Transfer RNA from an Oscillospiraceae bacterium, 73 nucleotides, folded computationally.
[in-house]
RNA sequence: GAUCCAGUAGCUCAGCUGGCAGAGCAUCUGACUUUUAAUCAGAGGGUCCGGGGUUCAAGUCCCCGCUGGAUCA
Numbered sequence: 001g002a003u004c005c006a007g008u009a010g011c012u013c014a015g016c017u018g019g020c021a022g023a024g025c026a027u028c029u030g031a032c033u034u035u036u037a038a039u040c041a042g043a044g045g046g047u048c049c050g051g052g053g054u055u056c057a058a059g060u061c062c063c064c065g066c067u068g069g070a071u072c073a
Base pairs, nucleotide, nucleotide: 001072002071003070004069005068006067007066010025011024012023013022019056027043028042029041030040031039049065050064051063052062053061
């Protein structure tokens, strides 16, 4: 330098053929328990890497950039 993959909650990751942003763990509250742990119920937490475009509508499609990884040179 070229090509490909990835970037979504504090962490690990889903999100299909464009149509309400989700799960597990963690955190907080309550129940249970002599207490802790475990279990059960609930809650909070998101500019979906940045910018632009297409569209009635974009996490999703297109373009440019950034970061990380792989391969080739």

The prediction has a mean pLDDT of 80. Rfam family: tRNA. The family's RNA type in Rfam is transfer RNA. Rfam's curators write: Transfer RNA (tRNA) molecules are approximately 80 nucleotides in length. It was read from a public genome assembly. Taxonomically the source falls in Oscillospiraceae (Bacteria, Bacillota, Clostridia, Eubacteriales).